[in-house]
This is a predicted complex of two RNAs, RNase P RNA and transfer RNA, with 418 nucleotides together. Rfam match: Bacterial RNase P class A. It is annotated as a ribozyme. Rfam describes the family as follows. Ribonuclease P (RNase P) is a ubiquitous endoribonuclease, found in archaea, bacteria and eukarya as well as chloroplasts and mitochondria.
């Protein structure tokens, strides 16, 4: 230099003027700070809050290679296997079709079992017609009974061997997946993103969750008493037990209760920067700073002025942790391959 | 916030257990009629919303993404 690979960062800057939410203060003012890397898609984990601080089983769903990491996950790391690149490296819904069950259109002669064509062998015996043998060749197809040579037969075949390919069994190395080595002639396609089998995980409902607070009616709802009336029903999961209240109708009485009422839940956090240890890494530890949106018709802005490289996707709504997805560009490390010089 | 269900010819929809996609109305051409409309007969039409996998094979399975559309939170 040219053509790639992986991993991060950033996300126009600056200044002024005026506004807006939040805090805080010495309060007609004055200081702090004010959307992202995806705030978004609502796909996954979990906090948190209410319901038996949550309980059996069934049914449901979700995941699937082995060890870790982590609060946890379907997510990350690292290894192991398959497949792809000359490579740096990428990609893999990678558990079982030797549990069972079902599908394989068209085509072929048969699609899980089979003899169209041919080879062989018998018998008729010119030709041809029967009947046996056979999957080595031919034709179909995605897929045809493990491949290919050799021997070996009447023609043929794991019938026999040696080479690869699978499958079990047994050492051996390793924590494991799983690799090597030996016996073993091969019960023998695919398809579980087809039913279902195995293994392990899940209780529901979602900040409009929930708590408190102030006021006025009815229906509805709840709580007491009272009367009649059933042994039933009512909540908790769909459904069975299982807990807990006995259920229902009327009466009276208190409470409760709209009007997207007010406050809390609400942002100090499994968070963020720095630093130094342990680890391959993922991450964990110690130590030290800093405080960094909190609105509720919903602020997070509008004007001008300089600079360039002329500015992408895109707005928080209970709060992490991940994942898919949009993205205008611009930098830094690592590495790989070609070329050319030294 | 949450829950759900659709997407197939211009338009309205079928499409079973994956095997190569129709159906009405419409269009376009012919017949019939003086002529339209009915009627008749005959054609043309789809990246099955996109995008990527599983299979030999995908509208149909599976993930992801658009995009529509519906319902629930006591009522008044």
């Nucleotide at each position: 230099c040219g053509a790639g690979u992986g991993u991060g960062c950033u996300a126009u800057g600056c200044g002024a003027u005026a506004g807006a939410g939040u805090g805080c203060c010495u309060a007609c003012g004055g200081c702090a700070u004010u959307a992202g890397g995806a705030a978004a898609g609502u796909c996954c984990g979990g906090g948190c809050a209410u319901c038996a601080c949550a309980g059996a089983g069934c049914a449901g769903g979700a995941u699937a290679g082995c060890a870790g990491c982590u609060a946890a996950c379907g997510g990350c790391u690292g290894c192991c296997g398959a497949g792809g690149g000359c490579g740096a490296c990428c990609u893999c819904a990678g558990g079982g079709c030797u549990a069972g069950u079902g599908c394989a259109a068209c085509a072929g002669a048969a699609a899980u079992a089979u003899a169209c064509c041919g080879c062989c062998c018998g018998a008729u015996u010119u030709u041809u017609u029967c009947g046996g043998g056979u999957a080595a060749g031919g034709a179909u197809g995605g897929a045809a009974a493990g491949g290919c040579g050799a021997g070996g037969u009447a023609a043929g075949a794991g019938c026999u061997c040696a080479c690869c390919g699978g499958g079990g069994c047994a050492a051996u190395a390793g924590a494991g997946a799983u690799a090597u080595u030996g016996c073993u002639g091969c019960c023998a396609u695919g398809u579980a993103a087809a039913c279902c089998c195995u293994a392990u995980c899940c209780g529901a409902u979602g900040c409009a969750a929930c708590g408190c607070c102030u006021g006025u009616u009815g229906g509805u709802g709840u709580a007491a008493u009272g009367c009649g009336u059933c042994a039933a029903c009512a909540u908790c999961u769909g459904c069975u037990c299982g807990a807990u209240g006995g259920g229902c109708g009327c009466a009276u009485u208190g409470c409760g209760g709209a009007a997207u009422g007010g406050c809390g839940g609400c942002u100090u956090g499994a968070g963020c920067c720095c630093u130094g240890c342990g680890g391959c890494g993922a991450c964990g530890c110690a130590g030290g700073g800093a405080c960094c949106a909190g609105a509720u018709a919903g602020a997070u802005u509008a004007u001008c002025g300089c600079a360039c490289a002329c500015g992408a996707c895109a707005g928080a709504a209970c709060c992490c942790g991940g994942c898919u997805u949009a993205u205008c560009g611009g930098c830094a490390c690592a590495c790989u391959c070609g070329u050319a010089c030294c | 916030u949450c829950c759900u269900c659709a997407g197939u010819a211009g338009c309205u929809c079928a499409g079973u257990c994956g095997g190569u996609a129709g159906a009405g109305c419409g269009u376009u051409c012919g017949g019939c009629u003086g002529u339209u409309a009915a009627c008749c007969g005959a054609a043309a039409u789809g990246u099955c919303a996109c995008a990527a996998g599983u299979u030999c094979g995908a509208g149909u399975c599976u993930u992801g993404u658009c995009u529509g559309g519906g319902g629930a939170g006591c009522c008044a």